[in-house]
């Protein structure tokens, strides 16, 4: 430079075009203990890297950029 792959709550993953964006640690409330932990319950937390197109309808398909990666020159 070429070709490929990732990019989703604080983390780490899910999510074969139809959304009230799911689940596990973490965290915060309540409860169990004599207390810590552990164990039960609940909460709160991203609109999906950007910006543009497809489409009735996009996190999910296209196209550019933007970061990370791996391979090759």
């Nucleotide at each position: 430079g070429a070709u490929c792959c990732c990019g989703u709550c604080g983390u780490c993953u899910a999510g074969c075009g139809g959304c009230g964006a799911a689940g596990a640690c973490a965290u915060c409330c309540c409860u169990u203990u004599g207390a810590c932990g552990u164990g039960g319950g609940g909460a709160a937390g991203a609109g999906c890297g950007g910006u543009g197109g497809u489409u009735c309808g996009a996190g999910u398909c296209c196209a550019c950029c933007c970061g990370g990666g791996a391979u090759u020159a």
Transfer RNA from an Isosphaeraceae bacterium, 73 nucleotides, folded computationally. Its Rfam family is "tRNA". Its mean pLDDT, the model's own confidence on a scale to 100, is 84. The sequence is in RNAcentral, with records from ENA.